[in-house]
Parts: sequence; C1' cells; structure tokens
RNA sequence: GUCCCGAUAGCUCAGUCGGCAGAGCGCAAGACUGAAGAUCUUGAGGCCGCGUGUUCGAUUCACGCUCGGGACA
Repeated sequence: GUCCCGAUAGCUCAGUCGGCAGAGCGCAAGACUGAAGAUCUUGAGGCCGCGUGUUCGAUUCACGCUCGGGACA
C1' cells in the first nucleotide's frame, strides 16, 4: 500500500431480507436470613464508533473517516 472481519448497556456478546434495541454477568432496591452468601422479584443503565447520503423511515443499505484484528505485498 491492497483486501477481509469487527466496533451495540460498566464487561462478554446476540440481534435485525430497513419499521419502537436484547441476554448473561455486574450494579441498585425489595423478599428471604440473626447478618451475609445463595435464591427469587423488580428496576436503572444505550440516541448501536464518527460523518455524509439513499429512504416515509437506517443499528441494518451506500460512500468517506477513526480505532482494533487478520491475509497478501
């Protein structure tokens, strides 16, 4: 330099042939306990890496960029 893959909750990751974004763990509260842990219930937490475009509508499609990983040279 060229090409490929990835970026979504604090962490690890799903998801969507374009139509109101989820799980596990963690965190908070409640139940339980003498207390704690375990267990159960409930909740908070995200404008889906950034920008532009297409579209009635974009996390999803197109283009550019940033960061991480890989292949080739």